[in-house]
RNA sequence: UGUGGUGAGGAGCGCUGCAACGGUUUAUUCCGUGAGGCUCAUCAUGAGCGGGUUUAGUUACAACGGCGCUCGUUCAUA
Numbered sequence: 001u002g003u004g005g006u007g008a009g010g011a012g013c014g015c016u017g018c019a020a021c022g023g024u025u026u027a028u029u030c031c032g033u034g035a036g037g038c039u040c041a042u043c044a045u046g047a048g049c050g051g052g053u054u055u056a057g058u059u060a061c062a063a064c065g066g067c068g069c070u071c072g073u074u075c076a077u078a
Base pairs, nucleotide, nucleotide: 001046002045003044004043005042006041007040008039009038010071011070012069013068014067015066018037020033021032022031023030036064
């Protein structure tokens, strides 16, 4: 660092529709689905770089997530 899995990032309702997915088409053409697709942690499997091993220390445990609404939670004020 790529791909896939798992967990977490409080919960829900409505709307739009990009990506993505399914069907379809000469053609993202048409129809449907579609606002955790992002980040962090971890596991598996590859790739690249890095000589290896051991010990100690330090830091962090979050930040974000179209529009409208509701609830929950934390803090502050009255």

SAH (S-adenosyl-L-homocysteine) riboswitch aptamer from Nitrosomonas sp., 78 nucleotides, folded computationally. The RNAcentral record of the sequence draws on Ribocentre. The model forms 100% of the base pairs in the Rfam consensus. Its Rfam family is "SAH (S-adenosyl-L-homocysteine) riboswitch aptamer". For this family Rfam cites "Riboswitches that sense S-adenosylhomocysteine and activate genes involved in coenzyme recycling" (Wang et al., Mol Cell, 2008).